Transfer RNA from Ruminococcus sp., 72 nucleotides, folded computationally. The prediction has a mean pLDDT of 83. The organism belongs to Ruminococcus, within Bacteria. The sequence is in RNAcentral, with records from ENA.

RNA sequence: GCGGAGUGGAGCAGUCGGUAGCUCGCAAGGCUCAUAACCUUGAGGUCGUCGGUUCAAGUCCAACCUUCCGCA
Numbered sequence: 001g002c003g004g005a006g007u008g009g010a011g012c013a014g015u016c017g018g019u020a021g022c023u024c025g026c027a028a029g030g031c032u033c034a035u036a037a038c039c040u041u042g043a044g045g046u047c048g049u050c051g052g053u054u055c056a057a058g059u060c061c062a063a064c065c066u067u068c069c070g071c072a
Stems, first nucleotide, its partner, number of pairs: 001071005006065001009024004018055001026042005048064002051061002
């Protein structure tokens, strides 16, 4: 320099712009003599930053980053 990535604690989805979801983890309850497993419920995100477009942006556009990966 070129390309890709950045979304709850972790790993990842999110289609043609229309109220942000899954698995694991965490908390409470159920079950059990008890633990694990299993079942139910819940908390936890202002989507890397800052602007723009739009009635509406995780998604489109611009710039940026002591950030991550690959190529040169």